Predicted 3D model of a 95-nucleotide RNA (c-di-GMP-I riboswitch aptamer) from uncultured Colwellia sp.
Its mean pLDDT, the model's own confidence on a scale to 100, is 87.
NCBI's taxonomy places the organism under Bacteria, Pseudomonadati, Pseudomonadota, Gammaproteobacteria, Colwellia.
RNA sequence: AGUUGAAAAAAGCAAACUAGAUGAAAAUCUAGGACGCAAAGCAAACGGUCUAAGGGAAGUUAAUAGUAACUUUCUAUGAUAGCGUAGCUACCGGC
Numbered sequence: 001a002g003u004u005g006a007a008a009a010a011a012g013c014a015a016a017c018u019a020g021a022u023g024a025a026a027a028u029c030u031a032g033g034a035c036g037c038a039a040a041g042c043a044a045a046c047g048g049u050c051u052a053a054g055g056g057a058a059g060u061u062a063a064u065a066g067u068a069a070c071u072u073u074c075u076a077u078g079a080u081a082g083c084g085u086a087g088c089u090a091c092c093g094g095c
Base pairs, nucleotide, nucleotide: 002095003094004093005092012037013036017032018031019030020029021028022027035082041088042087045085046084047083048080049079050078054075055074056073057072058071059070060069061068062067
């Protein structure tokens, strides 16, 4: 330097759930808590998934109309790296 995770050692992260905070929500953050993780470290480029505030469409009602309210539906610019691919970096051991 490359490759690999058999047996070890030293460390590390933290699912569900609970409390608080933020947010329209998805979710995130903090504290507790451990289901798991050899990249469960970083990072939303691509695909997937979640959400739909705002915006678009259709319908209904009210109104002279502009428009307003409600219902349905589409939409990421929101989120997920503990869904996959690609990228970057790293501890210990083996070869």